This is a predicted structure of a 122-nucleotide RNA (Guanidine-I riboswitch aptamer) from Azospirillum lipoferum. Its mean pLDDT, the model's own confidence on a scale to 100, is 77. The organism belongs to Azospirillum, within Bacteria.
């Protein structure tokens, strides 16, 4: 100087928005309360708004957590007349590091999602 094992899945979280549910606000109309009407209050229906609503559902990390698989190393076992390699199995160990846009894309929508361990930087 060049190259190199490694990033696949599942559960969850930080985070994210708003289809659906719920919350909140306004309206509509009905019922109940008040002896009656109105006003008011409560409840239900439907409509609109609101995610500068903690929620449920939903999305969700390469650089977050946990697990599994794969992979790498070692020992032993199987197979062989004996043995090496390979293969299969068991057990033990390893699986490091990781700054990062703009822009675009999906979905109802957004994002630490996807493009992307990309461009770029060190």
């Nucleotide at each position: 100087g060049c190259g190199u094992a490694a990033a696949g899945c599942c559960g969850c979280u930080a985070g994210g928005g708003u289809u659906c549910c719920g919350g909140c606000c306004g309206g509509u109309c009905c019922g109940c309360a008040c002896a009656g009407c109105g006003a008011u209050g409560c409840g239900a229906u439907c409509c609109g708004g609101u995610g500068g609503c903690u929620g449920g559902u939903c999305c969700g990390a390469g650089a977050g957590c946990g697990g599994c698989g794969a992979c790498c190393c070692g020992u032993c076992c199987g197979g062989u007349g004996a043995a090496c390699a390979g293969c299969g199995g068991a057990c033990g160990g390893g699986c490091a590091c990781a700054c990062g846009g703009c822009g675009g894309g999906a979905u109802a929508a957004a994002a630490g999602c996807c493009c992307g361990g990309g461009a770029g930087g060190u």